Source information: Model confidence (mean pLDDT): 76 of 100. This is a predicted structure of a 166-nucleotide RNA (c-di-AMP riboswitch aptamer (ydaO/yuaA leader)) from a Vulcanimicrobiota bacterium. Taxonomically the source falls in Vulcanimicrobiota (Bacteria, Bacillati).

[in-house]
């Protein structure tokens, strides 16, 4: 010296997800409340529509006089679907492929360290999950969230703020 790896703590990132007060002897943490960013419900005009299945439990009813079993309905109840629809960037299209999956094109997102914008180069992502038949877009008005995950680089022009040094 240089690379890798771990742990702290400081910056730093996706992402609404962050600040402040009060409660607790103190700090955390839990709870409360507020500001602050997020989201969804919900008129008038106007458009535009007429929709379920399965399992299971419950309840009635037939085989049957009784259990147990089978059938058949039911405006009930749960679970998971489907039509539809919310949150997100996470969408459309093509070839391979029996499925699982890969690859490519377009259109979306992020990153690349003062901050905003624009573009051009690099790189990397294009999930996941809620509600359950129901929602379009909306004034007032009404409810909820405020997680959880990570570790980029000493890009290049232009514009503007705004800093620090001489």
């Nucleotide at each position: 010296c240089u690379g890798c790896u771990a742990c702290c703590g400081u910056c730093a990132c996706c992402g609404a997800a962050u600040c402040c007060g009060g409660u607790u002897a103190c700090a955390g943490a839990g709870c409360c409340g507020g500001a602050g960013c997020g989201g969804g419900g919900g008129a008038u005009u106007c458009u535009c529509g007429g929709u379920u299945g399965u399992a299971c439990g419950c309840c009635g009813u037939g085989c049957c006089g009784a259990a147990u079993g089978c059938g058949c309905g039911g405006a009930c109840g749960u679970a998971c679907a489907u039509g539809g629809g919310g949150u997100g960037a996470a969408c459309g299209g093509g070839c391979c492929g029996g499925u699982c999956g890969g690859c490519c094109c377009g259109a979306g997102g992020g990153c690349g360290a003062u901050u905003c914008u624009u573009u051009c180069c690099g790189u990397c992502c294009u999930a996941a999950u809620c509600c359950g038949u129901c929602a379009a877009c909306u004034a007032a008005c009404c409810c909820c969230g405020u997680a959880g995950g990570u570790g980029u680089u000493u890009g290049g022009a232009a514009g503007a703020a705004g800093g620090a040094g001489c």